[in-house]
RNA sequence: AAACGAUAAAGGCAAACUUGGGGAAACCUAAGGGCGCAAAGCUAUAGGGCCUGUAAAAUGGCAGCCAGCCACCGAA
Numbered sequence: 001a002a003a004c005g006a007u008a009a010a011g012g013c014a015a016a017c018u019u020g021g022g023g024a025a026a027c028c029u030a031a032g033g034g035c036g037c038a039a040a041g042c043u044a045u046a047g048g049g050c051c052u053g054u055a056a057a058a059u060g061g062c063a064g065c066c067a068g069c070c071a072c073c074g075a076a
Base pairs, nucleotide, nucleotide: 004074005073012037013036017032018031019030020029021028022027035064041069042068043067047066048065049062050061051060
């Protein structure tokens, strides 16, 4: 340095669901909540994929699907 990932240390994120708000919807957002996560950090026309919508069509949405980029710790 790469790879790897402990019932390690420190810290972090937050599914379903509930309530308030936004949206035609997917979904977003605040609080509660905690299923889980070693990248569940960031990136969404200009990588693939999925969802909504439509007669057809994303200029709508999803990063907790793959991917790309960056990063904490250090047992075997």
The prediction has a mean pLDDT of 85. The RNA shown here (c-di-GMP-I riboswitch aptamer) has 76 nucleotides.